[in-house]
RNA sequence: CACGUGCUCCGGGGUCGGUGGAAGUCCGAACCGGCGGUCAAAGUCCGCGAACCCGCUCGACCCGCGAGGGUCGGCCGGGCCGAUCCGGUGGAACUCCGGAACCGACAGUCACAGUCUGGAUGGGAGAAGCACGAG
Repeated sequence: CACGUGCUCCGGGGUCGGUGGAAGUCCGAACCGGCGGUCAAAGUCCGCGAACCCGCUCGACCCGCGAGGGUCGGCCGGGCCGAUCCGGUGGAACUCCGGAACCGACAGUCACAGUCUGGAUGGGAGAAGCACGAG
C1' cells in the first nucleotide's frame, strides 16, 4: 500500500405571498439537490441507493384432517427507476464560469405535494476509524 474477516462511528436538503370556508397541495414568486465514478468540481453523463412490484428461499405466526393455503419479516435475484442545452476558458469539462431550461417514489390530506405529515429513533449506496489475518 491494496485485499479478506470482525467491530465501532458517520451517512438528505428545502416556503413565502395571493385566492379560498378550507391549500406549505391550486396560482405567482422562491427554495433544495444522497453515494461512487469521470483527464477538472455533476440533481440532468456512467453507475449505485431508498420507495413500489414480481419471483425464490428462510423464519415466525395463523387457517386446514391432509395435500396445501394465508399474513408479516429477512437474504438473494429480477422488474420499475425523472431531468440539459448554448456560449466561454482549457490539452482535457453535458462536471468549472456566464446564460437560459428541466426533473423530483409511495401513502395521507376539507383541494391536486420535490419543500407539510407518515412508514422512518427504519433502511441505505457508501465514507472514516480500530483490531486480526494473509500478501